[in-house]
Context: one part of a larger RNA
RNA sequence: GGGCUAACGCUGGCAGCGUGCCUUAGCCAUGCAAGUCGAGCGGGGAGGUCCCCUUCGGGGGGCCUCCUAGCGGCGGACGGCGGAGUAAUACACGGCUAACCUGCCCCGGGGAGGGGGACAACCCGGGGAAACCUGGGCUAAUCCCCCGUACGCUCCUUUGGGGGCAUCCCCAAGGGAGGAAAGGGUAGCGGGGGGAAACUCCCGCUACUCGCCCUGGGAGGGGGCCGUGGCCCAUCAGGUAGUUGGUAGGGUAACGGCCUACCAAGCCUGAGACGGGUAGCCGGCGUGAGAGCGCGGCCGGCCCGAGGGGCACUGAGACACGGGCCCCACUCCUACGGGAGGCAGCAGGCUGGAAAUAUGGGCAAUGGGGGAAACCCUGACCCUGCGACGCUGCGUGCGGGAAGAAGCCCUUCGGGGUGUAAACCGCUUUUGUGGGGGACGAGGCCCCCAUCGUAAGGGAUGGGGGUGACGGUACCCCACGAAUAAGCCCCGGCUAACCUCGUGCCAGCAGCCGCGGUAAUACGGGGGGGGCAAGCGUUGCCC
Numbered sequence: 001g002g003g004c005u006a007a008c009g010c011u012g013g014c015a016g017c018g019u020g021c022c023u024u025a026g027c028c029a030u031g032c033a034a035g036u037c038g039a040g041c042g043g044g045g046a047g048g049u050c051c052c053c054u055u056c057g058g059g060g061g062g063c064c065u066c067c068u069a070g071c072g073g074c075g076g077a078c079g080g081c082g083g084a085g086u087a088a089u090a091c092a093c094g095g096c097u098a099a100c101c102u103g104c105c106c107c108g109g110g111g112a113g114g115g116g117g118a119c120a121a122c123c124c125g126g127g128g129a130a131a132c133c134u135g136g137g138c139u140a141a142u143c144c145c146c147c148g149u150a151c152g153c154u155c156c157u158u159u160g161g162g163g164g165c166a167u168c169c170c171c172a173a174g175g176g177a178g179g180a181a182a183g184g185g186u187a188g189c190g191g192g193g194g195g196a197a198a199c200u201c202c203c204g205c206u207a208c209u210c211g212c213c214c215u216g217g218g219a220g221g222g223g224g225c226c227g228u229g230g231c232c233c234a235u236c237a238g239g240u241a242g243u244u245g246g247u248a249g250g251g252u253a254a255c256g257g258c259c260u261a262c263c264a265a266g267c268c269u270g271a272g273a274c275g276g277g278u279a280g281c282c283g284g285c286g287u288g289a290g291a292g293c294g295c296g297g298c299c300g301g302c303c304c305g306a307g308g309g310g311c312a313c314u315g316a317g318a319c320a321c322g323g324g325c326c327c328c329a330c331u332c333c334u335a336c337g338g339g340a341g342g343c344a345g346c347a348g349g350c351u352g353g354a355a356a357u358a359u360g361g362g363c364a365a366u367g368g369g370g371g372a373a374a375c376c377c378u379g380a381c382c383c384u385g386c387g388a389c390g391c392u393g394c395g396u397g398c399g400g401g402a403a404g405a406a407g408c409c410c411u412u413c414g415g416g417g418u419g420u421a422a423a424c425c426g427c428u429u430u431u432g433u434g435g436g437g438g439a440c441g442a443g444g445c446c447c448c449c450a451u452c453g454u455a456a457g458g459g460a461u462g463g464g465g466g467u468g469a470c471g472g473u474a475c476c477c478c479a480c481g482a483a484u485a486a487g488c489c490c491c492g493g494c495u496a497a498c499c500u501c502g503u504g505c506c507a508g509c510a511g512c513c514g515c516g517g518u519a520a521u522a523c524g525g526g527g528g529g530g531g532c533a534a535g536c537g538u539u540g541c542c543c
Base pairs, nucleotide, nucleotide: 001543002542003541004540006539007538008537009536010535013394014393015392016391017390018389019387020386021352026350027349028348030347031346032345035074036073037072040071041070043068044067045066046065047064048063049062050061051060052059053058081305082304083303091229092228093227094226095225096224097223100222101221102220105218106217107216108215109214110213111212113147114146115145116144117143122137123136124135125134126133127132153178154177155176156175157174158173159172160171161170162169163168183210184209185208186207187206188205189204190203191202192201193200194199231277232276233275238268239267240266243265244264245263246262247261248260249259250258280302281301282300283299284295285294286293287292307328308327309326310325311324330341331340332339333338358384360383361382362381366380367378368377369376370375397427398426399425400424407418408417409416410415432480433479434478435477436476437475441470444467445466446465447464448463449462450461451460452459487532488531489530490529491528492513493512494511498527499526500525501524502523508515509514
């Protein structure tokens, strides 16, 4: 000199863009943060309308619409947060996988025949303070099971061919064995049932559509292995028993001592094993001429974690932050028998600390989940608010105005300084205040109509209407008036800027050298000056 997720002191006009618990991976009241699908299924409830019966209390039924606890499906493994642990099971770069997986999505091939069953909801009963639990009975499905069929799938086997990287891999042909499936919606036609009708329900066929099953490929995602690289301590020198290798098996999507039994006695280490300390890693960031040194905050990628520890279940994917089980610590409820909980999600609180914000608005946009869609959910996100915490921009006026007012300071008492500074005159209006107009973000999405087209509003084109949290904001125009807006540090040398008064080794200053003991440019005040400026200084850390 530069930089900072800064803090502290004094001061403080505005805007844009960023950014905001570095300490306690301490504990948390309250609300919200992950749901959705009735076009998978059976029930239940509500509203409207119509019909029938009625002892006028009501009861039954047809149709339409809406809501939904439960079963079922997909999603809850993403997104969001944190950095505890981790020195290598991580990360970065480059390879390998002849040792692997992949829901949804895209492309291709083939298929969906028959039969059976259960459990919720519901009904009846029981237990409990509660959380909830339990017995019996009924029932549907895209729930579960069986049979059939099946390839180019899997496994075994035979023959032939090709290739590689050791185990091996690929192709063709033959034989054998094994393994599938689910329906829903719309329209038309036919048959049957309900209803007075409108209409509706069931069955079958055809077409389209959303799905279902088997299989090949792709895209994207992931698992595993290898090489190389990046901290400190040798005042850590030896370490190791599943340890190192083999055989056989188990396990996994998959190789492997990953696990088990048996056998052998190996394996690592001065090119630093083992131990201890510290630490998430990288893209990058700061500084520096560079080499280097330091850092890893915001943003992006990867990893790890979810009160501490362990475990598996489900699933394409988890050993699963807002799923489950067990132990521990803690908090809460309790009828003392037993239960409930996990903000390192967004806000917010307590505590700790020098120190860090609103218990805000909206799904309008972008993105995500579900759905055929309408749509629903989304503290991701988009916005707003608070903090000079940072960067950037703007303003606090511009021109004229005396050999120069007053005040104040200095003085050799002549004068000098503040100083064109002020007053005063003219001008402007960024900003401000008041008023008026008023967005882009929506070329999207939704609804309606017409035309084309179609079996069909599924599609294309055109027209119309609707849809914005931010927000009556940005921006533009008008009016008014210099009006609303300057401080902080320093002035002995380093280092830019000097006089006077007070004080008298006192009070004090100080980054280093050092100032102060009666004329102090170094302390304190005043005048003047220098520097930076909505900031200026101090402290801490890095180069």
Small-subunit ribosomal RNA, 5' domain from a candidate division WOR-3 bacterium, 543 nucleotides, folded computationally. The prediction has a mean pLDDT of 87.